This is a predicted structure of a 344-nucleotide part of an RNA (large-subunit ribosomal RNA, domain IV) from a Candidatus Omnitrophota bacterium.
The organism belongs to Candidatus Omnitrophota, within Bacteria.
It matches the Rfam family "Bacterial large subunit ribosomal RNA". Rfam links the family to the GO terms structural constituent of ribosome and ribosome.
Context: one part of a larger RNA
RNA sequence: CCCUCGUUAAGGAACUCGGCAAUCUAGCCUCGUAACUUAGGGAUAAGAGGUGCCCUUGUCUGAAAGGUCAAGGGUCUCAGUAAAGUGGCCCGGGUGACUGUUUAGUAAAAACACAGCACUCUGCAAACUCGAAAGAGGACGUAUAGGGUGUGAUACCUGCCCGGUGCUGGAAGGUUAAGGGGAAGCUUCACCUUGUCGCAAGAUAAAGGAAAGAGUUGAACCGAAGCCCCAGUAAACGGCGGCCGUAACUAUAACGGUCCUAAGGUAGCGAAAUUCCUUGUGGGGUAAGUUCCCACGCGCACGAAUGGUAUAACAACUUGGGCGCUGUCUCAACGAGGGACUCG
Numbered sequence: 001c002c003c004u005c006g007u008u009a010a011g012g013a014a015c016u017c018g019g020c021a022a023u024c025u026a027g028c029c030u031c032g033u034a035a036c037u038u039a040g041g042g043a044u045a046a047g048a049g050g051u052g053c054c055c056u057u058g059u060c061u062g063a064a065a066g067g068u069c070a071a072g073g074g075u076c077u078c079a080g081u082a083a084a085g086u087g088g089c090c091c092g093g094g095u096g097a098c099u100g101u102u103u104a105g106u107a108a109a110a111a112c113a114c115a116g117c118a119c120u121c122u123g124c125a126a127a128c129u130c131g132a133a134a135g136a137g138g139a140c141g142u143a144u145a146g147g148g149u150g151u152g153a154u155a156c157c158u159g160c161c162c163g164g165u166g167c168u169g170g171a172a173g174g175u176u177a178a179g180g181g182g183a184a185g186c187u188u189c190a191c192c193u194u195g196u197c198g199c200a201a202g203a204u205a206a207a208g209g210a211a212a213g214a215g216u217u218g219a220a221c222c223g224a225a226g227c228c229c230c231a232g233u234a235a236a237c238g239g240c241g242g243c244c245g246u247a248a249c250u251a252u253a254a255c256g257g258u259c260c261u262a263a264g265g266u267a268g269c270g271a272a273a274u275u276c277c278u279u280g281u282g283g284g285g286u287a288a289g290u291u292c293c294c295a296c297g298c299g300c301a302c303g304a305a306u307g308g309u310a311u312a313a314c315a316a317c318u319u320g321g322g323c324g325c326u327g328u329c330u331c332a333a334c335g336a337g338g339g340a341c342u343c344g
Stems, first nucleotide, its partner, number of pairs: 001339008010330002014328001019325001027051005036041001038153001052075007060067002076080001088323007095315002100112002116151007128137003154310004159240003164237002166233005173228003179222002184217005191209004195204003241259005268302001269299001280296005
């Protein structure tokens, strides 16, 4: 010097990002207990007092032995839950209702789940999932059932937009595949004509034409869903404006004009887990407060199940304050054990 412990004058968070760490508290009995509240809670709230042993009297119980409790008296210790073990408490805000789950080995949370709510699909050989299939799950269930999606207890609520994308419905018209259809063309060729050779019979791997058949190319026309089209639908994906003027101080604008849009953000909340400017401004708390609380609202860039606002209870969550308490600190000291170090 390091690790793990113990004690500490006076002060008592001055430490520090932050009371991190370590104290304090603690069992049982009696008294007492606020706001708020979903009336269950909150609550061991908070806050007081008592606590060993002995004797006497009594209560309750018991057949008794014994045990419980109450009152009174006495007695010892520094200390009577004498050791061990064994809640510190209160006030305000945020988030998530809650118990629960999670990153085996950096994250336990405000993330996930949740009951509740809503939309949507599914009539049973269900939808959906696994599987080339057989088959299985769903389910030996049957719409008060099952699948998917979103939201996330409860309370009060959940505004406007269907132009885009999606989904559902519609079928008049446009477009349209395979397929059907087969106009017309081409190839081949019996044969015919001409040419060449031959006196002739005839020959000819020469040129042209060409029926049937076969082959091949193939127009018009017919032809479903889809798409175009027409509607509906936002607890579907999503979206929810700008400029100018105006009141008898000023300021502001209930009011007016104009442009654009599918429609221009309603209620509620708001410098917020969201506010850049920003330590916004006012108030509170402090001697002093970029944090905190209450308001205001020019919301850079809240906002209604991608839920909005409020909320008792709950939380190893997060943020601010206070009481108690302390070696966290002023500021360090001493002690114990184990290392380091020296010798060996």